């Protein structure tokens, strides 16, 4: 110096709720907030779930959402004994 393991510390993200705002809605954005998170980083690719404007007589329906529901893929911080 490098690799494995890995404590602490530092740093990171930000649920509910509130305000403003975009949207038909679900939901998103910004600010406050902080329930939680070691991939709560990215990606709607598979499944699930939410919405139903438009369509349809109705049932229903995604080309709209959700990655902080699960799986997959891609990427990734620090480092004492």
């Nucleotide at each position: 110096g490098c690799a494995c393991c890995g404590a602490a510390a530092g740093g990171g993200c930000a649920a509910a709720c509130u305000a403003c705002u975009c949207g038909a809605a679900a939901g998103g954005g910004u600010a406050g907030g902080g329930c939680g998170c070691a991939a709560a980083g990215u990606u709607a690719c598979g499944g699930g779930c939410c919405u139903a404007a438009g369509g349809g007589a109705a049932a229903c329906u995604a080309c709209g959402g959700u990655c902080g529901c699960c799986g997959g893929a891609c990427u990734g911080c620090c480092g004492a004994a």
c-di-GMP-I riboswitch aptamer from a Candidatus Atribacteria bacterium, 81 nucleotides, folded computationally. The sequence was found by an Rfam model in a public genome assembly. Its Rfam family is "c-di-GMP-I riboswitch aptamer". About the family: GEMM was predicted in a large-scale screen for bacterial structured RNA regulatory elements. Its mean pLDDT, the model's own confidence on a scale to 100, is 86.